A computed fold for an 86-nucleotide RNA from Thermanaeromonas sp., annotated as c-di-GMP-I-GGC riboswitch aptamer. The sequence was found by an Rfam model in a public genome assembly. The prediction has a mean pLDDT of 88. It matches the Rfam family "c-di-GMP-I-GGC riboswitch aptamer". Gene Ontology term of the family: cyclic-di-GMP binding. Taxonomically the source falls in Thermanaeromonas (Bacteria, Clostridia, Neomoorellales, Neomoorellaceae).

RNA sequence: CCCGCUCAGGGCAAACCCGCCGAAAGGCGGGGGCGCAAAGCCACGGGCCUAAGGCUUAAAAAGCUAUGGUAGCCGGGCUGCCGGGG
Numbered sequence: 001c002c003c004g005c006u007c008a009g010g011g012c013a014a015a016c017c018c019g020c021c022g023a024a025a026g027g028c029g030g031g032g033g034c035g036c037a038a039a040g041c042c043a044c045g046g047g048c049c050u051a052a053g054g055c056u057u058a059a060a061a062a063g064c065u066a067u068g069g070u071a072g073c074c075g076g077g078c079u080g081c082c083g084g085g086g
Stems, first nucleotide, its partner, number of pairs: 001085004011036002016031006034072001040078003044075003047070003053065003
């Protein structure tokens, strides 16, 4: 540097349920276990989700909008266990 068929210690934890936070998306804790070799960390680029506030309206609804999210959507950056190969 490349690889994850196999080994050890193991690690993380989707849906769903309960509690808390949040306008929501979603997050955190507990249970759970679909999966994961970076499912460890970072919203930098793209995508996707949400729309409190703002825009729009006579008003409302609808619509638009990220400054909110998603790292378990993809790319990128940083770090790293075990085993194998060079």